[in-house]
RNA sequence: UACUUAUCAAGAACGACUGAGGGAUCAGGCCCGAUGACGUCGUAGCAACCAGUUCUGCACACCUUGCAGAAUGCUAGGUGCUAAUUCCUGCUCCGUUAUUAGAAUGAUGGAGAAAGAUGAGAA
Numbered sequence: 001u002a003c004u005u006a007u008c009a010a011g012a013a014c015g016a017c018u019g020a021g022g023g024a025u026c027a028g029g030c031c032c033g034a035u036g037a038c039g040u041c042g043u044a045g046c047a048a049c050c051a052g053u054u055c056u057g058c059a060c061a062c063c064u065u066g067c068a069g070a071a072u073g074c075u076a077g078g079u080g081c082u083a084a085u086u087c088c089u090g091c092u093c094c095g096u097u098a099u100u101a102g103a104a105u106g107a108u109g110g111a112g113a114a115a116g117a118u119g120a121g122a123a
Base pairs, nucleotide, nucleotide: 001123003121004120005119006118007117008116013043014042015041016040017039021032022031023030026090027089028088029087044082045081046080048079049078050077051075052074053071054070055069056068057067058066059065086115091112092111093110094109095108096107097106098105099104
């Protein structure tokens, strides 16, 4: 870097350094930011995935192994995360509603896709 798969409405901030933009990309909106954002480092925290432990069930079978479930996470070991739903919208479909003869457009709700993020796997 592309691929497969799961999740994405919950949760969790202080200090130091730095100094102007930042919220992935493009556009529109809306926010954060010299009362110092973003970023880096330190410490603290969160608990999603993986790992581990214990228990239960099933299967095997022979003293273990596999699968499933549970334990207000039981252990913070690996990765991750700590403004706003992935900040919201954009594409498709379905509804409600306003204007309209209709088409269509606007507003609004839902489902899905795409893109992205993170884990695990595999190349």

The RNA shown here (SAM riboswitch aptamer (S box leader)) has 123 nucleotides and comes from a Bacteroidota bacterium. The sequence was found by an Rfam model in a public genome assembly. Lineage of the source: Bacteria > Pseudomonadati > Bacteroidota. Model confidence (mean pLDDT): 77 of 100. It matches the Rfam family "SAM riboswitch aptamer (S box leader)". Rfam links the family to the GO term regulation of gene expression.